RNA sequence: CUCAGAAAAAAGCAUACCUGUUGAAAAAUAGGGGCGCAAAGUCACAGGUCUAAAGCAUUAGUGUUAUGAUGGCUGGACUGCCUGA
Repeated sequence: CUCAGAAAAAAGCAUACCUGUUGAAAAAUAGGGGCGCAAAGUCACAGGUCUAAAGCAUUAGUGUUAUGAUGGCUGGACUGCCUGA
């Protein structure tokens, strides 16, 4: 440096759920919590998924739509602990 792995050791992160705040919502964030994770570290470039305020359409029921969100959906990019080859 490359590849493989989580058996060991030292670390790390933190699903659901609860509370506060922000938001139209999805969701985010702080605290608690712990389902799990070898990148569950960072990044919205591509795809997927979620939401639909505003817009457009409308038979006024609703439909459609991302400029919003999701990295713990997948790919990709960058970085990284330990062990083995």